[in-house]
RNA sequence: GGCACGGUAGCCAAGUGGUAAGGCAGGGGACUGCAAAUCCCCGAUCCCGGGUUCGAUUCCCGGUCGUGCCU
Numbered sequence: 001g002g003c004a005c006g007g008u009a010g011c012c013a014a015g016u017g018g019u020a021a022g023g024c025a026g027g028g029g030a031c032u033g034c035a036a037a038u039c040c041c042c043g044a045u046c047c048c049g050g051g052u053u054c055g056a057u058u059c060c061c062g063g064u065c066g067u068g069c070c071u
Base pairs, nucleotide, nucleotide: 001070002069003068004067005066006065007064010024011023012022018054026042027041028040029039030038047063048062049061050060051059
């Protein structure tokens, strides 16, 4: 330098046009003599900037970062 894949909550991770599941961690509450366990509740401008669209996490372009392959 070229190509491919990926960037979604503190961490892991699904969703791939109709407004974002789940798990762990964290905070609040219930229960308990105190705890643990269990149960309930809470949280995301989806890496950045443009474009397409009534509508973009999703499609297109550019950038950026990471991983792998080639040279």
Description: A computed fold for a 71-nucleotide RNA from a Candidatus Magasanikiibacteriota bacterium, annotated as transfer RNA. It matches the Rfam family "tRNA". The family's RNA type in Rfam is transfer RNA. The same sequence occurs in records of 2 taxa. Lineage of the source: Bacteria > Bacteria candidate phyla > Candidatus Magasanikiibacteriota. Model confidence (mean pLDDT): 81 of 100.